[in-house]
Order: sequence, then C1' cells, then structure tokens
RNA sequence: GCGCCCGUGGCUUAAUGGAUAGAGCAAUGGAUUCCGGUUCCAUAGGUUGGGGGUUCGAGUCCCUCCGGGCGCACCA
Repeated sequence: GCGCCCGUGGCUUAAUGGAUAGAGCAAUGGAUUCCGGUUCCAUAGGUUGGGGGUUCGAGUCCCUCCGGGCGCACCA
C1' cells in the first nucleotide's frame, strides 16, 4: 500500500430499515445480617467512534475519515 472484519453505558454484549437502543456484570442507595459476603428491591449511567449522504424513518444501507484485528504485497 491492497483486501476483509470489528467499533453500541465503566466492562461484556442484544436489537428484520419501523418509531422509547434492551440486557448481564460493575457502580450508587435501601432491605436482610452483630459485621461482611450471598440474596432481594430500587436508582443512575448511551447523543450506537467522528463527519456527510440515501430514506417518511438509520445502531442497521452508502461515502469518507479515525481507531483496532487478521491476511496479502512491497522495501531492507
């Protein structure tokens, strides 16, 4: 350099182009307990990597950039 794949809360992830992006863990508060753990209840946390486009409607499709992974090629 070329090709392919991936990017969604702190972490791991779900979501057939269809309306409010859902869950588990973690966090915070509470219940339980002598205390802690376990268990239970509740709460907060996402402009879906950035920008642009298509569409009535985009996490999803298209373009571009950024980051990561894999393969191939080039130089030495």